[in-house]
RNA sequence: CAAGUAUGGUGAGUGACUGCGUGAAAACGAGGAAAGUCCGAGCUACACUAAGACGGGGCUUCAUCUAACGGAUGACUAGGGCGACCUAAGGGAAAGUGCAACAGAAAGCAAACUACCGCUAAGCGGAAAAGGUGAAAGGGUAGGGUAAGAGCCUACCAGCAUUUAUGGCAACAUAAGUGGCUUGUAAACCCAGCCUGUAGCAAGAAGGGACGGUUUUGUCUUAGAUUAAAACCCUUCGCUUGAGCUAAUUUGUGAAAUUUAGCCUAGAUAAAUAGUCACUUUUAACAGAACUCGGCUUAUAGCUAUACUUGGGGU
RNA sequence: GUCUUGCUAGCUCAGUCGGUAGAGCAUCUCCCUUUUAAGGAGGGGGCCGUUGGUUCGAAUCCAACGCAGGACA
Numbered sequence: 001c002a003a004g005u006a007u008g009g010u011g012a013g014u015g016a017c018u019g020c021g022u023g024a025a026a027a028c029g030a031g032g033a034a035a036g037u038c039c040g041a042g043c044u045a046c047a048c049u050a051a052g053a054c055g056g057g058g059c060u061u062c063a064u065c066u067a068a069c070g071g072a073u074g075a076c077u078a079g080g081g082c083g084a085c086c087u088a089a090g091g092g093a094a095a096g097u098g099c100a101a102c103a104g105a106a107a108g109c110a111a112a113c114u115a116c117c118g119c120u121a122a123g124c125g126g127a128a129a130a131g132g133u134g135a136a137a138g139g140g141u142a143g144g145g146u147a148a149g150a151g152c153c154u155a156c157c158a159g160c161a162u163u164u165a166u167g168g169c170a171a172c173a174u175a176a177g178u179g180g181c182u183u184g185u186a187a188a189c190c191c192a193g194c195c196u197g198u199a200g201c202a203a204g205a206a207g208g209g210a211c212g213g214u215u216u217u218g219u220c221u222u223a224g225a226u227u228a229a230a231a232c233c234c235u236u237c238g239c240u241u242g243a244g245c246u247a248a249u250u251u252g253u254g255a256a257a258u259u260u261a262g263c264c265u266a267g268a269u270a271a272a273u274a275g276u277c278a279c280u281u282u283u284a285a286c287a288g289a290a291c292u293c294g295g296c297u298u299a300u301a302g303c304u305a306u307a308c309u310u311g312g313g314g315u
Numbered sequence: 316g317u318c319u320u321g322c323u324a325g326c327u328c329a330g331u332c333g334g335u336a337g338a339g340c341a342u343c344u345c346c347c348u349u350u351u352a353a354g355g356a357g358g359g360g361g362c363c364g365u366u367g368g369u370u371c372g373a374a375u376c377c378a379a380c381g382c383a384g385g386a387c388a
Stems, first nucleotide, its partner, number of pairs: 001311010012280007020029003031286001035297002038295005043200004056196005061075005076090001077088004091191002096189002098185003113131002116126004139157006158182001160179008204237004212233007244263005250257002316387007325340004334371001342358005364380005
């Protein structure tokens, strides 16, 4: 210098005038995603309290964080990448049931097409080693053995199960043994373990009754009218002080936690924050709260910070 | 706020219990006919809304995103 990887920041500010919303005044007035409505909770009612079961639903390596989560952090394993790093829906096929088209002899207890061997010989028997088909064919290589062969036996290697030692909280890793020889698929049904009430602020509470309106219900049948009760349309509350924010200290690899100090920052309801002027600046994309908060996912012009990887050149 | 349906040829739709995509109408060419229409024969036209994942293999199973509807309040 070029090409990348990971984690962030900002995304307008100050002053004046006019015009809006809350408030007695002072003062304050959209976001990192306010979005999607995918998860979790606070809160409210069912419901005065306690426990259990069934069913439905969710999750799935290990440890930790959190109010909790299907979230986050770190590690392990598998796969991808030259690398920094990225992805994972990561328990179980040895409880059972299913599926694997076409091709092939045969795709779950099997199988014999071509080649091989034996014989009582043109058929019977043995065997799965050589070849072929396929994504996948009963571990691989070499040797011995055999009528020909087969983990039948031996040596090495891979996989599975298991024992011991070391390291680690653990998942697991390394080393040394033993065993029987060893399709895949659970984002197929299923099994195992753990967790889990239903509905949702348009929840719910209170008030009211106008010359009001709408819906439902009453009774043996049909049609109509009247009357009674309940609910909604109306008003107020719920509605903003919070698992809150900022800064520092301590502990921790980290997510976070503890301690101290400071701050109060929209509460509309036919729906508020706009316009003009001046200055500053590297920019003006995606885009507007409606009970609140913690996450996930998606959209995002431009500017900018730190660390690391690869390649080239120079000192 | 909650629940739910769909996206396939130019158009209307099958196929979605996984094996490499079809029908009708429309369109092009030829035959027949004086010429059309009708009829007959033969073609063309699709990355199954988009992206990724599972699997030997995905229109089909799963996840995220986009678009178009419906119901309740």